A computed fold for a 347-nucleotide part of an RNA from an uncultured Bacteroidota bacterium, annotated as small-subunit ribosomal RNA, central domain.
Its mean pLDDT, the model's own confidence on a scale to 100, is 87.
The RNAcentral record of the full RNA draws on Greengenes.
Context: one part of a larger RNA
RNA sequence: CUGGGUUUAAAGGGUGUGCAGGUGGGGUAAUAAGUCAGUGGUGAAAGCCCCCGACUCAAUCGGGGAAACUGCCAUAGAUACUGUUAUUCUUGAGUGUAGUUGAGGCGGAUGGAAUAUGACAUGUAGCGGUGAAAUGCUUAGAUAUGUCAUAGAACACCAAUCGCGAAGGCAGUCCGCCAAACUAUUACUGACACUGAAACACGAAAGUGCGGGGAUCAAACAGGAUUAGAUACCCUGGUAGUCCGCACCGUAAACGAUGAUCACUCGUUGUUGGCGAUACACAGUCAGCGACUAAGCGAAAGCAUUAAGUGAUCCACCUGGGAAGUACGACCGCAAGGUUGAAACUC
Repeated sequence: CUGGGUUUAAAGGGUGUGCAGGUGGGGUAAUAAGUCAGUGGUGAAAGCCCCCGACUCAAUCGGGGAAACUGCCAUAGAUACUGUUAUUCUUGAGUGUAGUUGAGGCGGAUGGAAUAUGACAUGUAGCGGUGAAAUGCUUAGAUAUGUCAUAGAACACCAAUCGCGAAGGCAGUCCGCCAAACUAUUACUGACACUGAAACACGAAAGUGCGGGGAUCAAACAGGAUUAGAUACCCUGGUAGUCCGCACCGUAAACGAUGAUCACUCGUUGUUGGCGAUACACAGUCAGCGACUAAGCGAAAGCAUUAAGUGAUCCACCUGGGAAGUACGACCGCAAGGUUGAAACUC
C1' cells in the first nucleotide's frame, strides 16, 4: 500500500451554509460513450517450457517450436445495466392554504426580592470569623432594628427525566421585529435530491484593544492562621476581570467522548406538541424527548426503530509508546497564541 477500523483500546472535523467533485426515484423512446463477446493488426529480442544440435559431459552456447505479454489500435455487432438526449410520472424534495408550539434570535421598555453604599432615627459594647483563633470593623457610636435614597448585577417560586436551537447555547414581565419546527389538507412544481475537499459564516469560558460601568464575586497581591515548611487548602481584605458598546481571538472533557442522509429489522412503558374523535377516558396516528427489553451486534461494559443491528452514498480521521501537538517553515493574530505539522534518538 492493500486491508481493517474510528462510544470506552489510535481514530468523527466544535457547528452550519455551500461552489467544484462523488452519488442519485419510476415509465417510454433514441443513441451506443462505458460494458460484453467476434475478427484483424500490433504488443522487439533474450529469458521460462518442449524438441534438435555444438564444446568428451554439464554449466554454457546455437537452431526450431509453443506459450505468455492480462495491453493498445481498427473494424463490424449486442443493448440488460451505467452514461447521454428527448418526453413523461409522483412516492423523494420543495411550495401553497389552515392551524399549533416553544428559556429560538435581535431591539426596546419595565418589576420585585436580595446585596452594597449613603442619610436620618432607635440603641450600647461589642461585631465579624473559625476546627479553634487571629488579622479586620467598632465609643469619631459599629453590629442589630426601622425609614428614605442611590447603584450595578442576577432573575427565587413556577421548574420537570419539560421545551427551543445547527452547534456554542437560551429562563423575571411586557411590546415590536426576524427566523424555525410540527400537524392537517393533498391544491401546486415535477427529481428540483444526498453528501460536500476548498471557501464563507457562527462559535462557551478565559484573554486582548478602545470607550463606558463597577453592586457582588474574585486570579494577582497584602495580612492573619495552619504547618517541619505552606509561595496552598481556612479566614480578613483586595486589583484586573466579572457587566455594556464596538473590534479581535477561534480554542474546550466544543461529549452522546458516537459525522450527515436514506431504507429495513420484536415488544412494554412514561412524557411534550399536533391530528382525529369528543363527556372524562380508552384505543389510533404523526413529529420529538426518556426508561426497559428481543433478534442481532460487541473484547466486554453495553447498544438495541434516537443502534454501537442489517445495507447504500458522500465527507472527516487512525495505523505501537515516548520524543510531540514539540522543532522548522508557511498562513492567521495587536499580543497571548492558533492552524498546518516532522525527524534524529529511545523503548